[in-house]
RNA sequence: UUAGAGUUUGAUCCUGGCUCAGGAUGAACGCUAGCGGGAGGCUUAACACAUGCAAGUCGAGGGGUAACAGAGGUAGCAAUACUUGCUGACGACCGGCGUACGGGUGAGUAACGCGUAUGCAACCUGCCCUAUACAGGAGGAUAGCCCGAAGAAAUUCGGAUUAAUACUCCAUGCAGCAUAUUUUUCGCAUGAUAAAUAUGUUAAAGAUUUAUCGGUAUAGGGUGGGCAUGCGUCCCAUUAGUUAGUUGGUGAGGUAAUGGCUCACCAAGGCUUCGAUGGGUAUGGGGUCUAAAAGGAUGGUCCCACACACUGGCACUGAGACACGGGCCAGACUCCUACGGGAGGCAGCAGUGAGGAAUAUUGGUCAAUGGGCGAGAGCCUGAACCAGCCAUCCCGCGUGCAGGAUGACAGUCCUAGUGAUUGUAAACUGCUUUUCUAUAAGAUGAAUAAGGACUACGUGUAGUUCGAUGACCGUAUUAUAGGAAUAAGCAUCGGCUAACUCCGUGCCAGCAGCCGCGGUAAUACGGAGGAUGCAAGCGUUAUCCGGAUUUAUUAGGUUUAAAGGGUGCGUAGGCUGUUUUGUAAGUCAGCGGUGAAAGACCGGGGCCCAACUCCGGAAGUGCCGUUGAUACUGCAUUGCUAGAGUUCCCCUGCCGUGGGAGGAAUGAGUGGUGUAGCGGUGAAAUGCAUAGAUAUCACUCAGAACACCGAUUGCGAAGGCAGCUUACUAAGCCAUAACUGACGCUCAAGCACGAAGGCGUGGGGAUCAAACAGGAUUAGAUACCCUGGUAGUCCACGCAGUAAACGAUGAUUACUGGCUGUUUGCGAUAUAUUGUAAGCGGCUGAGCGAAAGCGUUAAGUAAUCCACCUGGGGAGUACGUUCGCAAGAAUGAAACUCAAAGGAAUUGACGGGGGCCCGCACAAGCGGAGGAACAUGUGGUUUAAUUCGAUGAUACGCGAGGAACCUUACCCGGGCGUGAAUUGCAUCUGAAUAUAUUGGAAACUUUAUAGCCAGCGAUGGCAGAUGUGAAGGUGCUGCAUGGUUGUCGUCAGCUCGUGCCGUGAGGUGUAGGCUUAAGUGCCAUAACGAGCGCAACCCUCAUUGUUAGUUACCAUCAGGUAGUGCUGGGGACUCUAACAAGACUGCCGGCGUAAGCUGUGAGGAAGGUGGGGAGGACGUCAAAUCAGCACGGCCCUUACAUCCAGGGCUACACACGUGUUACAAUGGCCGGUACAAAGGGCAGCUACACAGCGAUGUGAUGCUAAUCUCCAAAUCCGGUCUCAGUUCGGAUCGAAGUCUGCAACCCGACUUCGUGAAGCUGGAUUCGCUAGUAAUCGCGCAUCAGCCAUGGCGCGGGGAAUACGUUCCCGGGCCUUGCACACACCGCCCGUCAA
Repeated sequence: UUAGAGUUUGAUCCUGGCUCAGGAUGAACGCUAGCGGGAGGCUUAACACAUGCAAGUCGAGGGGUAACAGAGGUAGCAAUACUUGCUGACGACCGGCGUACGGGUGAGUAACGCGUAUGCAACCUGCCCUAUACAGGAGGAUAGCCCGAAGAAAUUCGGAUUAAUACUCCAUGCAGCAUAUUUUUCGCAUGAUAAAUAUGUUAAAGAUUUAUCGGUAUAGGGUGGGCAUGCGUCCCAUUAGUUAGUUGGUGAGGUAAUGGCUCACCAAGGCUUCGAUGGGUAUGGGGUCUAAAAGGAUGGUCCCACACACUGGCACUGAGACACGGGCCAGACUCCUACGGGAGGCAGCAGUGAGGAAUAUUGGUCAAUGGGCGAGAGCCUGAACCAGCCAUCCCGCGUGCAGGAUGACAGUCCUAGUGAUUGUAAACUGCUUUUCUAUAAGAUGAAUAAGGACUACGUGUAGUUCGAUGACCGUAUUAUAGGAAUAAGCAUCGGCUAACUCCGUGCCAGCAGCCGCGGUAAUACGGAGGAUGCAAGCGUUAUCCGGAUUUAUUAGGUUUAAAGGGUGCGUAGGCUGUUUUGUAAGUCAGCGGUGAAAGACCGGGGCCCAACUCCGGAAGUGCCGUUGAUACUGCAUUGCUAGAGUUCCCCUGCCGUGGGAGGAAUGAGUGGUGUAGCGGUGAAAUGCAUAGAUAUCACUCAGAACACCGAUUGCGAAGGCAGCUUACUAAGCCAUAACUGACGCUCAAGCACGAAGGCGUGGGGAUCAAACAGGAUUAGAUACCCUGGUAGUCCACGCAGUAAACGAUGAUUACUGGCUGUUUGCGAUAUAUUGUAAGCGGCUGAGCGAAAGCGUUAAGUAAUCCACCUGGGGAGUACGUUCGCAAGAAUGAAACUCAAAGGAAUUGACGGGGGCCCGCACAAGCGGAGGAACAUGUGGUUUAAUUCGAUGAUACGCGAGGAACCUUACCCGGGCGUGAAUUGCAUCUGAAUAUAUUGGAAACUUUAUAGCCAGCGAUGGCAGAUGUGAAGGUGCUGCAUGGUUGUCGUCAGCUCGUGCCGUGAGGUGUAGGCUUAAGUGCCAUAACGAGCGCAACCCUCAUUGUUAGUUACCAUCAGGUAGUGCUGGGGACUCUAACAAGACUGCCGGCGUAAGCUGUGAGGAAGGUGGGGAGGACGUCAAAUCAGCACGGCCCUUACAUCCAGGGCUACACACGUGUUACAAUGGCCGGUACAAAGGGCAGCUACACAGCGAUGUGAUGCUAAUCUCCAAAUCCGGUCUCAGUUCGGAUCGAAGUCUGCAACCCGACUUCGUGAAGCUGGAUUCGCUAGUAAUCGCGCAUCAGCCAUGGCGCGGGGAAUACGUUCCCGGGCCUUGCACACACCGCCCGUCAA
């Protein structure tokens, strides 16, 4: 000293990419801005530059005197003029030193350029220090000045004259240098060093104030440089070969010096897969940023080095340059010009233009530090120190502090209240004064120089003391006074990620780093309130590192996620058994040198603190040297036999190559027999066939492939290999243990092999068969099927070089549990068996793995080597190159685009997958619908309106269980304005109500008359009016909701607790077997239990009993009637309605472990759920309903509220659903006649009587109901009709009526008479029903004045047929399988075209 998160899925685990949170910057942009300190500031055009400044100095080197000052002189009253180098000084000039430093920039450079470590015995070094020695003579010029000339200018030329510390010559030579020889010591070598000898050769300058300074030579030192070498130093192999001064030698030249540095000659070398050459990019380092580290990125400011100075080249001078503010030449550009010719170089400091997202003042001073010159004063210094501009960064400070609750007003939100929040926030009170304003004081940075004085001595040095000087700057700082006074923003608030509400908007406008928000209730857009984060800043953008173990040295992988080369041989390379000795390269340890400073770290110090800065320390993991150690690796060496190989003996096999001989089948040819078809298919057709096919027999020919054996077998490196035989050849294994003695393993490059298909040449050609042709199929069918058929399939020789070349699993070695089968050897016996070796298989353990799975034939544990991978698509594509006859193969990108792509497993759903099972699902039946007419609902159309909703199953005789008005929601018209209805408060009135009245269609409106109650009163009640607060809405949203309902489905399922299994989603339980209507049970069982469902409990019907008998009943007894339970009575029966009993596979036979099944069993009223009902699990369909009701939000308020009149919901070319009635004789009509249940009834049901053909009317009685009443039909008996549009059928229409109602025109029902339509059993298709069921017959009820009811809900009467069975259709349940689906197959998805 190491943090993670979001995003692939319905969910899960994994792989894997993308994205975020952090830090950083020479930054830029947006909004905002009080102060100070410290830093930093053209990253772009090494683009072009106006102007000023940036390198001068020395008169103590020289000749001198242009300007200035002083002094003197002359003239003049003065002002002033002239003059004198006399003095201070000094322009230009000669000379010395400097200009090679300092300052700038990063273009070039991939290099000994830089870094680091060495070497130079191959070198130089001005100024400085030390030491020694010396400085004697002589000479000729030249600039300047003066004169003259040319030119526009820059400048140049000629003549005369002149000086030096300028230049030249001679002398001197301790010493030095060069050459040669000898000796000493040393060195890896050339050689060096020391000594000696010989020869050759080289110097100088003065100034002066007499103190000194300067000069010359040599040696040494110091400093600075030069050269050489080891190591390190970016990317591309789609750059693989490169090089002629190239590599080396000899000699010469050149240099301060080595060297092909240059040249002559000689040799043919040098570099390179450990990446040469080529291309691209780039100054390098100290460091900086990031990171846990290892690394990655970077090289601005500061320091070191290098390179450059408009571009290219060249040298001169000099100690030093091939020279930023020097020269020459060439080029581009700019400027001047009298057109002849000239001048220039900001990558110095400022500044300008341009470029750009973007980067400052044409400032002050030499006071300090440093540099140049000078003896010094001093001069110069855009180095430097300061100031200015800029929030560019870092650091610090402030914008107040304390108290203060009626928790004020206002804002915002809301459940609307004594609410919440902004919020102690404000107001208000007290305090403080950093900052600010004003006034005043006011630094440190300065040390000392020249010079003076003093001290010490070594007499020119050191020390003490005095001693001018501040750009910044009246700045920092301090004091006093005043007064909260002068000072807060930015971003964000869906998750990641701290922070939530309202309004607006309505897939628009917009947001967005990723996932993603927005289609009317947006915490995601915009605004507001509030909150959060940071704060003089805050965000955004760009870039780098991190997170990313996502290139993995630390530290990854390759069966299926991306990834093992198709296979072998094998070179380089990498790795390599056991042992002895030596060595010490690697390795390890000690010591030495170096690793600049700054930075970073640690400890201290100075600015109030901090940033910043100073001092000290440690560190710098590196390189070099040296001394040791010797286990391991290396090298050399000695042995060994366990690896590897060889020999001997067998064995094995579809190993390979060449040759030979086979039989069956197929096809063909010839001949025979024989006759009408053959062939082919799902069905056909094309095709073949009377010119004789197919079939069959005989003979002949051809090519290809080898049945049975045959296998989970065998062999081979892989591809691959199958009749028999032969020749040649290769391999493996067992056994033996003789021989060699590590000879081994793996292998880039290379070489070889390499299925099918393809290509070339030449053969061959039976079968099969791309292409092609025809026939079918089909919407089409360039396919699948059929008939033909060419390449090809076969052989030989070449090429090609790829496959799901797969075990999707590289090779080798070692180790690590078992069970079982098989092939081939060898061995042992007790002849049952068993051991061992090498293979080929299956199952399983540990372990591994994301899981599936692998598991001694590893995907386990280890080692070595090779190959390959790094998100998906683009793409194995393009370009380039290599190979190929071609086809093509190999190598192999990028732009752009997406946020995923993917693996394994899980749960569902799905499958024209499988298994088992169920259901009126099919089948078997019965009756219907679809055709007709009518009724009713819907669509459509129409309309002023035809109100609204329901729309596959699961809308359509549905909401509606009753639209003439009302209902009513719609339309037209007329009213109302607290309203039609309800209610609080306040005030006023006294009514309410009744009658009458004006207008009107009514609502409404006008008017008149009569007219209160309780209480003593206060007041209360009731009603009206006015005002006010509530209203009202069938307006929208069923996709904001509650409640209710439909459907899957009365299907048998849906879950939970604990345990167990799995990393997990999940599984188990609830998988198996049997059984059931059933997840109903039984058995088995890592499950054991439980819940919601099933069943049962509930209601009803069927049997019996008990109890109780009125209005029901009547057997017995009695009475009575025309007759009747009519009456007394009875409690037996039926019945009524309460309670019980009964049915449980309980008993028996058979089967079965059991559950249970089965039986024409017994018993029983009923038998295996006895029939029916109610009852509907978790959930699905954003299913239906805001118009039953309730309710959030939105909308309307002289109307989208409400009242009234009339109309409409009843329309009508048409289409559909549901029904009714029929089409007739199992019938119609007429007459007679019998038997129910369940319900209803007082604004009611009505007996009975009368009237009417009848609907009905009139009268009348009973009944508030087991009492009275509504109240049956089919049936049965008899008659008639006789197969026809009828005595079937009744629509439609006409006429006349009845009833209800305010009112039957739109628009009621019923009655009677007349009329008498379609229709003769219904296409494709389709519906219901399994027993008291279907079909059939009538009865009742709700709603209701009446009724469009043929509907709905109930009731009973009489009452069938059929089910072999589960192949198929539909729906469902369980198990299993596949899946790229999960909005779940009405899914997903591919191609083309269009927008």
A computed fold for a 1395-nucleotide RNA from an uncultured bacterium, annotated as small-subunit ribosomal RNA.
RNAcentral holds the sequence, with entries from ENA and SILVA.
Rfam family: Bacterial small subunit ribosomal RNA.
The prediction has a mean pLDDT of 83.